[in-house]
Context: one part of a larger RNA
RNA sequence: GAACGAACGCUGGCGGCGUGCCUAAUACAUGCAAGUCGAACGAGAAUAUGCCUUCGGGCAUUAGUAAAGUGGCAGGCGGGUGAGUAAUACUUAGGUAAUCUACCUCCGAGUUGGGGACAACCUUCCGAAAGGAGGGCUAAUACCGAAUAAGACCACAGUCGCUUCGGCGACAGGGGUUAAAGGUGGCCUCUACUUGUAAGCUAUCACUUGGAGAUGAGCCUAAAGACCAUCAGCUAGUUGGUAGGGUAACGGCCUACCAAGGCUAUGACGGUUAGCUGAUCUGAGAGGUUGAUCAGCCACACUGGAACUGAGACACGGUCCAGACUCCUACGGGAGGCAGCAGUAGGGAAUAUUGCGCAAUGGAGGAAACUCUGACGCAGCGACGCCGCGUGGGUGAUGAAGGUCUUCGGAUCGUAAAGCCCUGUCAAGAGGGAAGAAUGACGAUAUGGCUAAUAUCCAUGUCGAUUGACGGUACCUCUGGAGGAAGCACCGGCUAACUACGUGCCAGCAGCCGCGGUAAUACGUAGGGUGCGAGCGUUGUUC
Numbered sequence: 001g002a003a004c005g006a007a008c009g010c011u012g013g014c015g016g017c018g019u020g021c022c023u024a025a026u027a028c029a030u031g032c033a034a035g036u037c038g039a040a041c042g043a044g045a046a047u048a049u050g051c052c053u054u055c056g057g058g059c060a061u062u063a064g065u066a067a068a069g070u071g072g073c074a075g076g077c078g079g080g081u082g083a084g085u086a087a088u089a090c091u092u093a094g095g096u097a098a099u100c101u102a103c104c105u106c107c108g109a110g111u112u113g114g115g116g117a118c119a120a121c122c123u124u125c126c127g128a129a130a131g132g133a134g135g136g137c138u139a140a141u142a143c144c145g146a147a148u149a150a151g152a153c154c155a156c157a158g159u160c161g162c163u164u165c166g167g168c169g170a171c172a173g174g175g176g177u178u179a180a181a182g183g184u185g186g187c188c189u190c191u192a193c194u195u196g197u198a199a200g201c202u203a204u205c206a207c208u209u210g211g212a213g214a215u216g217a218g219c220c221u222a223a224a225g226a227c228c229a230u231c232a233g234c235u236a237g238u239u240g241g242u243a244g245g246g247u248a249a250c251g252g253c254c255u256a257c258c259a260a261g262g263c264u265a266u267g268a269c270g271g272u273u274a275g276c277u278g279a280u281c282u283g284a285g286a287g288g289u290u291g292a293u294c295a296g297c298c299a300c301a302c303u304g305g306a307a308c309u310g311a312g313a314c315a316c317g318g319u320c321c322a323g324a325c326u327c328c329u330a331c332g333g334g335a336g337g338c339a340g341c342a343g344u345a346g347g348g349a350a351u352a353u354u355g356c357g358c359a360a361u362g363g364a365g366g367a368a369a370c371u372c373u374g375a376c377g378c379a380g381c382g383a384c385g386c387c388g389c390g391u392g393g394g395u396g397a398u399g400a401a402g403g404u405c406u407u408c409g410g411a412u413c414g415u416a417a418a419g420c421c422c423u424g425u426c427a428a429g430a431g432g433g434a435a436g437a438a439u440g441a442c443g444a445u446a447u448g449g450c451u452a453a454u455a456u457c458c459a460u461g462u463c464g465a466u467u468g469a470c471g472g473u474a475c476c477u478c479u480g481g482a483g484g485a486a487g488c489a490c491c492g493g494c495u496a497a498c499u500a501c502g503u504g505c506c507a508g509c510a511g512c513c514g515c516g517g518u519a520a521u522a523c524g525u526a527g528g529g530u531g532c533g534a535g536c537g538u539u540g541u542u543c
Stems, first nucleotide, its partner, number of pairs: 001543004006539005013389006019382002021347001026345003030342003035073003040070002048061005080300003091223006099217002104213007112146001114144002121136006152177003156173001158171005182205006191198003226272003233263003238260008275297004279290001281288002302323005325336004353379001355378003361375001362373004392422004402413004426484001428479005436470001442464008487532005492513003498527005508515002
């Protein structure tokens, strides 16, 4: 000199864009943060209003709504934190012929015909509660047989190509094994009844089974990046083999047996510290420092352990066990997990609102309308940072008054003020007032496609109406009038800027040198000056 997620002191007008618990991965009151689908399924209120009434009640609408239940998909994403981890991590480059991949896209084939349950509900009972037990009924895209079926899988036999020589891929023979579920809209061409409906046709969304892709993930190899040798030897599933198990998959991953290996001064083992990277800061560069915000990866979710479900978890707002802590209890037993967004206590030098909205972007579910979304978009608070603007401009010498200094002549503050002439940024008040919103969804319509079909549906186009949290915000115009808006540090040298008074080695200053003991440009105050300016200094840290 530059920089900062900064803090502290004095001061403080406005706006834009960013940014804000670095400490206790401490404990958490309260609210919200993951649901959705009635076009998978059965059942189905209350309240209110109206009518009737034998005054007990009943019926209709509310409403096939609400709240539940079965079932499907999503809760492995998104959001947080950095405790652990010096390598099961990260980064870069490869390998997987040792692997998996829900939803999505394309291509092939199929979707036949049955069965028995369990919730909800009703009922009996236990419990303070959380909750639970028994009996009875019922539906499905829930569950279970059966049929059919392909190198999809299995064993056998074969040809070609590739290969890390272990196998892999393609084709193909005869055996064996293996699947499914329906929903919605429309229609009458065929069939049945002959009305219009259906077990029929059709469109679409689902379902089953293969192949390919895309995406995501698992595993393996190599190299590189912290400190300590006052850590020198470490290791029995240890190193390798055989066999088996296990996994989506290779493998001591696990087990049995066999052998005695494996690593190490090119630093094993141990200890300390630490999430890694793109990047950040600095520097001419080489290098050094850091790893906040943003982006990629990893790890964790009160602490430790475990599995279940599932395409995917050993799962932040799931389950089970143990522990610590907190809460409820009828003492028998139960409930909980903010390192999600706000917020509270505590710690600390120190870090924000218990805000608005799903309008946009994105996500989940749904055919869609839509619902949910503390992701996100916005607003609030903080000069915390960067950037921009303003606090007026011109003129004005009796060089006013006043302050300070003085050699008492004057000098200086100083064109500074006043006065006169202007301007109108920002702020204030008044009026107008956005873009962000459509490519989506809805309605109408045209063309094309599917089809028996001028239905429906699908695709494309045109038109119409609708949707804004921010926000009456940005922006524009008008009104009045210099009015409401300047401080902080320093002035001995380094280092730009000097005098007076007070003090008298005292009080004090100080980054280094040093200053102060009676004329202190170094302490304190004043006048003046210098520097920066809505900031200026100090402290801390890095280069």
Description
The part of an RNA shown here (small-subunit ribosomal RNA, 5' domain) has 543 nucleotides and comes from a metagenome.